[in-house]
Molecule: SAM riboswitch aptamer (S box leader)
Organism: Halonatronum saccharophilum DSM 13868
RNA sequence: CUCUUAUCUGGAGCGGCGGAGGGACUGGCCCUGUGAAGCCCGGCAACCAGUAAUCUAUGAUUACAUUGGUGCUAAUUCCUGCAGAGUUAAUUCUGAAAGAUAAGAG
Numbered sequence: 001c002u003c004u005u006a007u008c009u010g011g012a013g014c015g016g017c018g019g020a021g022g023g024a025c026u027g028g029c030c031c032u033g034u035g036a037a038g039c040c041c042g043g044c045a046a047c048c049a050g051u052a053a054u055c056u057a058u059g060a061u062u063a064c065a066u067u068g069g070u071g072c073u074a075a076u077u078c079c080u081g082c083a084g085a086g087u088u089a090a091u092u093c094u095g096a097a098a099g100a101u102a103a104g105a106g
């Protein structure tokens, strides 16, 4: 980097360093010196491993968060981009696509 599967309307700091940008991309709309990104610490969660219990039993389900691997910690994946439906002054809903994360494979 590519493919497969699952999830994406919940949750989480009035901390330290740092100094101007950030929210993937498009168009919007936002956040930001009452301090952005990034790093550290803290926290959340429970995808994988782990532990415990149960059983349809070399696996499944449920629970835990003491340990490890990730992840996440403004706004629904902030909205939107394609297709369809309702109504149409504008907007609502559904499904894709794209994206993110995990696990596995190449």
Base pairs, nucleotide, nucleotide: 001106002105003104004103005102006101007100008099013041015040016039017038021031022030023029025081027079028078042073043072044071047069048068049067050064051063052062053061054060055059077098082095083094084093085092086091